[in-house]
RNA sequence: UUGGAAAGUGCGGGAGAGAGUUGCUGUCGUAUCGAUCGCGACCGCCGAAGGCGCAAUUGGAAGCCCAGAACCGCUCAGGCAAAAAGAACUGCACUGUCCCA
Repeated sequence: UUGGAAAGUGCGGGAGAGAGUUGCUGUCGUAUCGAUCGCGACCGCCGAAGGCGCAAUUGGAAGCCCAGAACCGCUCAGGCAAAAAGAACUGCACUGUCCCA
């Protein structure tokens, strides 16, 4: 210096699922009712923060044990009108680390 791998930072793209039922406090109004914000309960659902699980296969003497991936499964956590936030993954730019030549 070139190439490759993973990581970080900034800017951007980025799905899914109830405007559910009900209770309480506040506020507003056409005022024994309705609307709205917040908090809680109940039922239904999502899967792309995170978390958990595992096949082929690998190792050990081994029908047992270890290792073993995910946008696959589970749904603890998180989320479910719009908006906001988050979001695996990803584009561009930069930063340094490791490896090969």
This is a predicted structure of a 101-nucleotide RNA (Glycine riboswitch aptamer) from Pirellula sp. Its Rfam family is "Glycine riboswitch aptamer". The family has 44 seed sequences and 9,425 matches in Rfam 15.1. The prediction has a mean pLDDT of 78. Lineage of the source: Bacteria > Pseudomonadati > Planctomycetia > Pirellulaceae > Pirellula.